[in-house]
RNA sequence: GGGCGGGUAGCUCAGAUGGUGAGAGCGUCGGCUUUACAAGCCGGAGGCCCGAGGUUCAAAUCCUCGCCCGCCCA
Numbered sequence: 001g002g003g004c005g006g007g008u009a010g011c012u013c014a015g016a017u018g019g020u021g022a023g024a025g026c027g028u029c030g031g032c033u034u035u036a037c038a039a040g041c042c043g044g045a046g047g048c049c050c051g052a053g054g055u056u057c058a059a060a061u062c063c064u065c066g067c068c069c070g071c072c073c074a
Base pairs, nucleotide, nucleotide: 001073002072003071004070005069006068007067010026011025012024013023019057028044029043030042031041032040050066051065052064053063054062
């Protein structure tokens, strides 16, 4: 330098053909249970989706340009 994959909650990730309120597991907080802890059960908080433009009535999702991570080629 070229090609491919990825960047969504604290962590690991899902989000078919753009449109109901952006989700799951783990973690965390509260409650139930227990003498207590763990486990289990119930409930809550937490993300404007890497950044900037563009298309569209409408973008996490499509297009362009950047930035970062991984793999391959040179």
RNAcentral holds the sequence, with entries from ENA. A computed fold for a 74-nucleotide RNA from a Pseudomonadota bacterium, annotated as transfer RNA. The source organism's lineage runs through Bacteria, Pseudomonadati and Pseudomonadota. The same sequence occurs in records of 2 taxa. Its Rfam family is "tRNA". The family's RNA type in Rfam is transfer RNA.